[in-house]
RNA sequence: GGGGGCUUAGUUUAGAGGUUUAAAUAUCGGCCUGUCAGGCCGAAGACCGUUGGUUCGAAUCCAACAGCUCCCA
Numbered sequence: 001g002g003g004g005g006c007u008u009a010g011u012u013u014a015g016a017g018g019u020u021u022a023a024a025u026a027u028c029g030g031c032c033u034g035u036c037a038g039g040c041c042g043a044a045g046a047c048c049g050u051u052g053g054u055u056c057g058a059a060u061c062c063a064a065c066a067g068c069u070c071c072c073a
Base pairs, nucleotide, nucleotide: 001072002071003070004069005068006067007066010025011024012023013022018056027043028042029041030040031039032038049065050064051063052062053061
């Protein structure tokens, strides 16, 4: 220099045009236990990397840019 992939709760992932964005884990609260560990129940937490575009409607499609990563040279 050329090309590909990824970016969504603190973390790891799901969601592939319309509804309440979902789960695990971590965090907080309650219950069980003499305590810890562990188990059960509940709560809060992300408007989806940024900016534009398409569409009646975008986390989802398109473009540019940014970051991470892989391949080629």
Predicted 3D model of a 73-nucleotide RNA (transfer RNA) from Candidatus Woesebacteria bacterium UBA925.
Taxonomically the source falls in Candidatus Woeseibacteriota (Bacteria, Bacteria candidate phyla).
The coordinates come from a structure-prediction model, not an experiment, and the mean pLDDT is 81.
It was read from a public genome assembly.
Rfam family: tRNA.